Predicted 3D model of a 72-nucleotide RNA (transfer RNA) from Akkermansia sp. RNAcentral holds the sequence, with entries from ENA. Model confidence (mean pLDDT): 80 of 100. The source organism's lineage runs through Bacteria, Pseudomonadati, Verrucomicrobiia, Akkermansiaceae and Akkermansia.
[in-house]
């Protein structure tokens, strides 16, 4: 250098053209307790970036960046 996978809440992970992106565990707040824990409710958090395609794009496409692999 050439090829191939990946890249979504703080974390492991859904969603693969049709919208308010959704779960779980984490965090904040509340009830509840004497407290604490547990248990219930609520609340905030994310599509790596920049274009294109499409009425519609997390999903496809082309660059860029970042991991991982195989190979000269």
């Nucleotide at each position: 250098g050439g090829c191939c996978c990946c890249g979504u809440a703080g974390u492991u992970c859904a969603a693969u053209g049709g919208a308010u992106a959704g779960a779980a565990c984490g965090g904040c707040c509340c009830u509840c307790u004497c407290c604490u824990a547990a248990a219930g409710g609520g609340c905030a958090g994310a599509u790596a970036u920049g274009g294109g395609u499409u009425c519609g794009a997390u999903u496809c496409c082309c660059g860029u960046c970042g991991g991982g692999g195989c190979u000269g």